[in-house]
RNA sequence: CGAGGUGUAGCGCAGCCCGGUAGCGCACUUGGUUAGGGACCAAGGGGCCGCGUGUUCAAAUCACGUCACCUCGA
Numbered sequence: 001c002g003a004g005g006u007g008u009a010g011c012g013c014a015g016c017c018c019g020g021u022a023g024c025g026c027a028c029u030u031g032g033u034u035a036g037g038g039a040c041c042a043a044g045g046g047g048c049c050g051c052g053u054g055u056u057c058a059a060a061u062c063a064c065g066u067c068a069c070c071u072c073g074a
Base pairs, nucleotide, nucleotide: 001073002072003071004070005069006068007067010026011025012024013023020057028044029043030042031041032040050066051065052064053063054062
């Protein structure tokens, strides 16, 4: 320098192809249970999607640019 991939909740991921107001597991908070803890049961909080611009009635999803990381090539 070129090509490809990844980026979504504290962590690990799905959703993207085919646009329609973001979900799962673990973790966390509260309550129950227990002598206490763990486990279990019930309820609850948390992200507008790496960043910017554009297209659209509407963008995590499409387009362009850009940043970080990984892989391959030179």
A computed fold for a 74-nucleotide RNA from a Bacillota bacterium, annotated as transfer RNA. Rfam family: tRNA. From the family's description: Transfer RNA (tRNA) molecules are approximately 80 nucleotides in length. Their secondary structure includes four short double-helical elements and three loops (D, anti-codon, and T loops). Further hydrogen bonds mediate the characteristic L-shaped molecular structure. tRNAs have two regions of fundamental functional importance: the anti-codon, which is responsible for specific mRNA codon recognition, and the 3' end, to which the tRNAs corresponding amino acid is attached (by aminoacyl-tRNA synthetases). tRNAs cope with the degeneracy of the genetic code in two manners: having more than one tRNA (with a specific anti-codon) for a particular amino acid; and 'wobble' base-pairing, i.e. permitting non-standard base-pairing at the 3rd anti-codon position. Taxonomically the source falls in Bacillota (Bacteria, Bacillati).